The RNA shown here (FMN riboswitch aptamer (RFN element)) has 148 nucleotides. The coordinates come from a structure-prediction model, not an experiment, and the mean pLDDT is 81. Rfam family: FMN riboswitch aptamer (RFN element). Gene Ontology term of the family: FMN binding. Rfam 15.1 lists 6,230 matches to the family in 5,120 species.

RNA sequence: UAAAUUCUUCAGGGCAGGGUGCAAGUCCCUACCGGCGGUACAGCCCGCGAGCGGGCCGCAGUUGCGGCUUUGCAGAUUCGGUGAUUGGGAACGAGAGUUUCCGAGACUCCGGAGCCGACAGUGAGAGUCUGGAUGGAAGAAGAGCGAG
Numbered sequence: 001u002a003a004a005u006u007c008u009u010c011a012g013g014g015c016a017g018g019g020u021g022c023a024a025g026u027c028c029c030u031a032c033c034g035g036c037g038g039u040a041c042a043g044c045c046c047g048c049g050a051g052c053g054g055g056c057c058g059c060a061g062u063u064g065c066g067g068c069u070u071u072g073c074a075g076a077u078u079c080g081g082u083g084a085u086u087g088g089g090a091a092c093g094a095g096a097g098u099u100u101c102c103g104a105g106a107c108u109c110c111g112g113a114g115c116c117g118a119c120a121g122u123g124a125g126a127g128u129c130u131g132g133a134u135g136g137a138a139g140a141a142g143a144g145c146g147a148g
Base pairs, nucleotide, nucleotide: 005144006143007142008141009140010139017029018028019027031128032127033117034116035048036047037046038045043115044114051073052072053071054069055068056067057066058065059064077113078112079111080110081109085104086103087102088101089100090099091098092097119131120130121129
């Protein structure tokens, strides 16, 4: 100290105020929030995760629970500015290079205006409440082993 492999820990935020109503953190006005990897610092660029199906397997025994999965489905952006980075030309120079001109260049930065948000439950429709979940997980960090 590479690959491989074993283990440990960690790994999601948010309804404040008002309106209607018998009743709403669910509707309306308004407020608030933003997982992980990549890339110029990203909820809305490319992917991943959670969720719901299909398939297979196990348990149960009457359509439920759990596991696996190479399989299917699943959200949202534009305008202006800046210029990390980068392409080309010219002049000077022995050269390294220097100066200068033109261009590309952020959906991430700065400013403006927008938009989006699983499933089930509920006295009334949920990104924010409750539940599956003291779960799982993209992944992050650390430890062991370790050829050369």